Record summary
Predicted 3D model of a 71-nucleotide RNA (transfer RNA) from a Candidatus Nealsonbacteria bacterium. Its Rfam family is "tRNA". It is annotated as a transfer RNA. The source organism's lineage runs through Bacteria, Bacteria candidate phyla and Candidatus Nealsoniibacteriota.
RNA sequence: GGGCCUGUAGUUUAGUGGUAGAACACUACAUUUGCAAUGUAGAAAUGGCAGUCCGAUUCUGCCCAGGUCCA
Numbered sequence: 001g002g003g004c005c006u007g008u009a010g011u012u013u014a015g016u017g018g019u020a021g022a023a024c025a026c027u028a029c030a031u032u033u034g035c036a037a038u039g040u041a042g043a044a045a046u047g048g049c050a051g052u053c054c055g056a057u058u059c060u061g062c063c064c065a066g067g068u069c070c071a
Stems, first nucleotide, its partner, number of pairs: 001070007010024004018054001026042005047063005
């Protein structure tokens, strides 16, 4: 330098055109003398910019980051 793959919550991930689910973690409350565990509730996310579309996490292009292969 070129080819391919990946990028979703603090972490691990599901979703595949119709407005994003889960687990752990976190916060509050209950329970306990207290801690832990448990139960209930809550907050938290689509790498960035454009394009197509009535509608984009999903499709397309470029860029960024990571991985892999070739040189």